A computed fold for a 132-nucleotide part of an RNA from a Parcubacteria group bacterium, annotated as small-subunit ribosomal RNA, 3' minor domain.
The RNAcentral record of the full RNA draws on ENA.
Model confidence (mean pLDDT): 80 of 100.
The source organism's lineage runs through Bacteria and Bacteria candidate phyla.
Rfam family: Bacterial small subunit ribosomal RNA.
[in-house]
Context: one part of a larger RNA
RNA sequence: CACCGCCCGUCACGUCAAGGGAGCCGGGAGCACCCGAUGUCUCCGCGCAAGCGGGGUCCAAGGUGAAUUCGGUGACAGGGACGAAGUCGUAACAAGGCACGGGUAGCGGAAGCUGCUCGUGGAACAAUUUCU
Numbered sequence: 001c002a003c004c005g006c007c008c009g010u011c012a013c014g015u016c017a018a019g020g021g022a023g024c025c026g027g028g029a030g031c032a033c034c035c036g037a038u039g040u041c042u043c044c045g046c047g048c049a050a051g052c053g054g055g056g057u058c059c060a061a062g063g064u065g066a067a068u069u070c071g072g073u074g075a076c077a078g079g080g081a082c083g084a085a086g087u088c089g090u091a092a093c094a095a096g097g098c099a100c101g102g103g104u105a106g107c108g109g110a111a112g113c114u115g116c117u118c119g120u121g122g123a124a125c126a127a128u129u130u131c132u
Stems, first nucleotide, its partner, number of pairs: 003096001005093001008089002011086001013083004020076001023073006031065004039058001041056006099120009
C1' cells in the first nucleotide's frame, strides 16, 4: 500500500487464566454440653497403725451439637483475554449517508433502534448595511 480505507457486535471453532457455585472431603482456632482415667485438695466411715471403702472439687483423653475460618475437589452457569485468511449484518470514523456522545427507560439475532433530557468533543455562522 491512503474510502476497493478503517472499523463494531452477535454467532461458530481453538487455547488459556480468573471469579461464582449445590454437594463431597480434609485441616486450624475456639464455644456449649456429656462422660471422666490417674493424680492434687477436701469431707465421711472403718482401722492402734500402715492403709481400705465411699462422696465432692479441678485437670488429660474421648463423645455430641451448633457456628467460624482455611484449603482440596466440583456438576453447572455466566462473562474475559488471545488466536493470517469462518458466519451475519454496517453501528462508529466524511454532515459516515438519521451529526455524534453522556444519563435514563423500553425494545431488538447482533452491532443497535426509539422516547425524554443534557453536552459540542458537529457541519454552517457567509454576503450586504450601520456603529465602534